[in-house]
Formats: sequence, structure tokens, C1' cells
RNA sequence: UUCUUAUCAAGAGAAGCUGAGGGACUGGCCCUGCGAAGCUUCAGCAACCCGCCGAAUAGGUCAGGUGCUAAAUCCAGCAGACGUGUAAUAGUCUGAAAGAUGAGAA
Repeated sequence: UUCUUAUCAAGAGAAGCUGAGGGACUGGCCCUGCGAAGCUUCAGCAACCCGCCGAAUAGGUCAGGUGCUAAAUCCAGCAGACGUGUAAUAGUCUGAAAGAUGAGAA
């Protein structure tokens, strides 16, 4: 990097260095000198893998491997159904796509 598969409305931030961007992409809408992104330290959340407890495919635990700690994956994007309205680029729902993370494989 590609493939398979599970999950994605819950949860959880401080300090130091630094100094202008960030929220994948596009559009929107947001966050940001009351300090973005990045790096470091410490803390926390969660429970995918492993370990441990357990009769257990229940459940618990959280030492280890990851992950995560603004907003639903921030919302929409493609397709379908419903449907308000004088009208509409409005609205609701379902599925897909894309993306993220874990586990396994090539």
C1' cells in the first nucleotide's frame, strides 16, 4: 500500500517548547494569538488485540500492544423512500460511497 472483517449519536485535557493554521477531500459551517498544527511530559477515556479472573461464546479487570481525549465520522456529497410548502438549493428516514480505528491476511 491492497484485501477481508468489526465498530464509528457514549466517553475522556492539562503543562512545557513553538508560533499560524486546523477540522481527510469538495461545498458548507465551525475552531483558532483567551494560542492552530507539530513535538515532549504527565493525566484521562475506551475495551479492538493480548494477558489475568471466570464453567462461559456472559461478565469483570486494565498490567502490555494500539487507538482516542471541540462539534454525530461537525453536516452534506451518491441512490432510494417519505413528505411540508404558493415556491425552494429546505426537512425526515434507509442504504451505499468515502474516511477513521482495531484485528487478520497478501
A computed fold for a 106-nucleotide RNA from Psychrobacillus sp. OK032, annotated as SAM riboswitch aptamer (S box leader). Rfam family: SAM riboswitch aptamer (S box leader). Rfam describes the family as follows. The SAM riboswitch is found upstream of a number of genes which code for proteins involved in methionine or cysteine biosynthesis in Gram-positive bacteria. The model forms 97% of the base pairs in the Rfam consensus. It was read from a public genome assembly, where an Rfam model found it.